Background
The part of an RNA shown here (large-subunit ribosomal RNA, domain VI) has 249 nucleotides and comes from a bacterium. Rfam family: Bacterial large subunit ribosomal RNA.
Context: one part of a larger RNA
RNA sequence: CGUGGAAACUUGAGAAGGACACUCUUUAGUACGAGAGGACCGAGAGUGACGAAGCUCUAGUGUACCGACUGUCCCACCAGGGGCAUCGCCGGGUAGCUAUCUUCGGUUAGGAUAAACGCUGAAAGCAUCUAAGCGUGAAGCCGUCUUCAAGAUUAAGUUUCACAGGCUCCCAAGAGAAUAUUGGGUCGAUAGGCCUUAGGUGUAAGGUCCGCAAGGAUUUGAGCCGAGAGGUACUAAUAAGCCGUAUGA
Numbered sequence: 001c002g003u004g005g006a007a008a009c010u011u012g013a014g015a016a017g018g019a020c021a022c023u024c025u026u027u028a029g030u031a032c033g034a035g036a037g038g039a040c041c042g043a044g045a046g047u048g049a050c051g052a053a054g055c056u057c058u059a060g061u062g063u064a065c066c067g068a069c070u071g072u073c074c075c076a077c078c079a080g081g082g083g084c085a086u087c088g089c090c091g092g093g094u095a096g097c098u099a100u101c102u103u104c105g106g107u108u109a110g111g112a113u114a115a116a117c118g119c120u121g122a123a124a125g126c127a128u129c130u131a132a133g134c135g136u137g138a139a140g141c142c143g144u145c146u147u148c149a150a151g152a153u154u155a156a157g158u159u160u161c162a163c164a165g166g167c168u169c170c171c172a173a174g175a176g177a178a179u180a181u182u183g184g185g186u187c188g189a190u191a192g193g194c195c196u197u198a199g200g201u202g203u204a205a206g207g208u209c210c211g212c213a214a215g216g217a218u219u220u221g222a223g224c225c226g227a228g229a230g231g232u233a234c235u236a237a238u239a240a241g242c243c244g245u246a247u248g249a
Base pairs, nucleotide, nucleotide: 001151005161006160007159008158009157010156014148015147016146017145020048021047022046023045024044025043026042032037050105051104052103053102054101058099059098060097061096065092066091067090069088070085071084072083073082074081075080110142111141116136117135118134119133165243166242167241168240169185170184171183172182173181190236191235192234193232194231195230196229197228199225200224201223206219207218208217209216210215
């Protein structure tokens, strides 16, 4: 840009993916075989690699979270803190993102076949699976399964509608390079703030008591805290504009 306009839901021409392998138990030490050995078919349980999704568990990361420690400079000094030193180093760690973790998957019809095995059957009074005709038959083929899919210009269909809808702009994230998508825009919990809380760290500062002191005890599972959850209009989503329909030939 097209498919007349709008919203929602579908069909599937076509395309992509997948398809795996092994072990053990049982059938059964059975069939078979002199023995040695040792099954088909069927039933069940696992494993590996691969793939998809996810973060409950395990583990990692987690550079504006918490704590501990060193040197130095500063806040006049003590105490308590701040800057720098690879995030200064070290111990942990929420959300998110991850795998080594968790869950799931490769199943089964059907159809046409290959090799192969057949039926009927002449040429060629016999024979012959083949010449006419008809079957069985594979992890392979078409499908069955998953995903995309009407620019499938053959541009499809269904439902509702014709003052239908959409966009700019703004607050954002289950989205993200831009765009797009998704949620929300006061008739509002969309984000921030605030409150409560899950969770993390691990008992703050100050005070009191004990000890000559280093230090310890208590107040105290304290104080502090990014992304999680719930609540709350305090702040910001103000105000406004545009396209389109009504005008389909």